Model confidence (mean pLDDT): 76 of 100.
This is a predicted structure of a 92-nucleotide RNA (TPP riboswitch aptamer (THI element)) from a Candidatus Zixiibacteriota bacterium.
Taxonomically the source falls in Candidatus Zixiibacteriota (Bacteria, Pseudomonadati).
Of the family's consensus pairs, 90% are formed in the model.
The sequence was found by an Rfam model in a public genome assembly.
RNA sequence: AUAUCUUCUAUGGGGUGGCCGAAAGGUCUGAGAUCAAACCCAUUGAACCUGAUACGGGUAAUUCCGACGUAGGGAUUUGAGUUUUUUGGCCG
Numbered sequence: 001a002u003a004u005c006u007u008c009u010a011u012g013g014g015g016u017g018g019c020c021g022a023a024a025g026g027u028c029u030g031a032g033a034u035c036a037a038a039c040c041c042a043u044u045g046a047a048c049c050u051g052a053u054a055c056g057g058g059u060a061a062u063u064c065c066g067a068c069g070u071a072g073g074g075a076u077u078u079g080a081g082u083u084u085u086u087u088g089g090c091c092g
Base pairs, nucleotide, nucleotide: 001086003084006081007080008079010077011042012041013040014039017028018027019026020025048073049072050071055066056065057064
């Protein structure tokens, strides 16, 4: 110096539903269900949006699960550290 592994900073992107209840609050799924200094994702991109008031299954119920999906979109990033590898230089 190159590549790689991994972590962090900054920047950018994103979602926040169902049920019970007068309310407080409780409960289901989930990383996250708006108290955000949280959580997830950033092109090797199913984070998330559209298709979709659709299809199959299931639930007390739901954007619960599956499939759709080689579909159409989606943030066009940043600096630092760490591990390993390769190459070069210097010293012995």